[in-house]
Context: one part of a larger RNA
RNA sequence: CGGCGGUUAAGGAACUCGGCAAUACAGCUGGGCGUAAUUUCGAGAGAUGCCCUACCCAGGUAGUCUCCCGUAAGGGAGAGAUACUUGGGUCGCAGUGAAAGACGCGGAGCGACUGUUUAACAAAAACACAGGUCUCUGCAAACCCGAAAGGGGAUGUAUAGGGGCUGACACCUGCCCAGUGCUGGAAGGUUAAAGAGAGAGAUGAUGUUGGGGAAACCCGACUGAGUCUUGAACUGAAGCCCCAGUGAACGGCAGCAGUAACUAUAACUGUUCGACGGUAGCGAAGUUCCUUGUCAGGUAAGUUCUGACCCGCACGAAAGGUUGAACGACUUCGCGACUGUCUCAACCGCCGACCCG
Numbered sequence: 001c002g003g004c005g006g007u008u009a010a011g012g013a014a015c016u017c018g019g020c021a022a023u024a025c026a027g028c029u030g031g032g033c034g035u036a037a038u039u040u041c042g043a044g045a046g047a048u049g050c051c052c053u054a055c056c057c058a059g060g061u062a063g064u065c066u067c068c069c070g071u072a073a074g075g076g077a078g079a080g081a082u083a084c085u086u087g088g089g090u091c092g093c094a095g096u097g098a099a100a101g102a103c104g105c106g107g108a109g110c111g112a113c114u115g116u117u118u119a120a121c122a123a124a125a126a127c128a129c130a131g132g133u134c135u136c137u138g139c140a141a142a143c144c145c146g147a148a149a150g151g152g153g154a155u156g157u158a159u160a161g162g163g164g165c166u167g168a169c170a171c172c173u174g175c176c177c178a179g180u181g182c183u184g185g186a187a188g189g190u191u192a193a194a195g196a197g198a199g200a201g202a203u204g205a206u207g208u209u210g211g212g213g214a215a216a217c218c219c220g221a222c223u224g225a226g227u228c229u230u231g232a233a234c235u236g237a238a239g240c241c242c243c244a245g246u247g248a249a250c251g252g253c254a255g256c257a258g259u260a261a262c263u264a265u266a267a268c269u270g271u272u273c274g275a276c277g278g279u280a281g282c283g284a285a286g287u288u289c290c291u292u293g294u295c296a297g298g299u300a301a302g303u304u305c306u307g308a309c310c311c312g313c314a315c316g317a318a319a320g321g322u323u324g325a326a327c328g329a330c331u332u333c334g335c336g337a338c339u340g341u342c343u344c345a346a347c348c349g350c351c352g353a354c355c356c357g
Stems, first nucleotide, its partner, number of pairs: 001352008010343002014341001019338001030052004038043001040168001054090009064079006091095001096100001103336007110328002115127002131166007143152003170322003174253003179250002181246005188241003194235002199230005207222006254272005281315001282312001293309005
């Protein structure tokens, strides 16, 4: 000097990002009294707080057991393990005489709750959740696994099953269907394969005919069957265009001027754009840049905290809005109690370090 354990004057969080850590509190004995706001009336609550507990003596009540009377119901007597209880007394500093053993309270945020999670740096406000809602699915279901057979769904059947979002409860959930998606519609436009086959091309049977040749045959012209290739009209569905609906579908929910008899502000007016221009509620918020906004509270002093205000840089209604009892090893602020966290360090024990071997 370090680790572990312990004690400490006076002060008592002045420490520190933060009471981290360590004290303190005290009951997993049994019991009595008492207990606030709030509340979903269950809770909060072991709230906070106060008290008893040993032993001896004499009783009471309840129930138990035994005996007697009685047909029974019931009555009487006795016993002393048990439970509760009354009065008196004894001893000690102290009676659950040892052991065993929660700190408490208040304000706010988030999440309703119990639960789940990053095995080995994150336990949370993340996930889940009951509840809500939308949507698909009529059963050989939708959907999922699988080239398929087949299986799951389900030995279920719309009070069922799949998918999405939200996330108890309470009060609520506004406007926009122009774009995208989905659903429905079918008059018109467009549109595939296919059908159809006008026409075109290639080849060229047959027949007619010209020329040459004695003939076989050769060179041509016309005709044009058949086959092959190509091919315009026209007939062709869904889809798209189109017409509607639909937001707890993806999403969106303005700007600029002017105006009131102090000033300021603007109920009001004008104008531009747009599908509609953010309703209720909340708001410097876990969201506020400017910002330590301004005012108030708490402190001697408060960039945090709480209550308000509102020009919300850039809240807002199931990517839910606003509340809210209970709950939380969550986040944040404060108070009491208590302390070596600190002022400020000291001492003790053990083990190291260090010295000797």
Large-subunit ribosomal RNA, domain IV from a bacterium, 357 nucleotides, folded computationally. Model confidence (mean pLDDT): 83 of 100. It matches the Rfam family "Bacterial large subunit ribosomal RNA". RNAcentral holds the full RNA, with entries from ENA.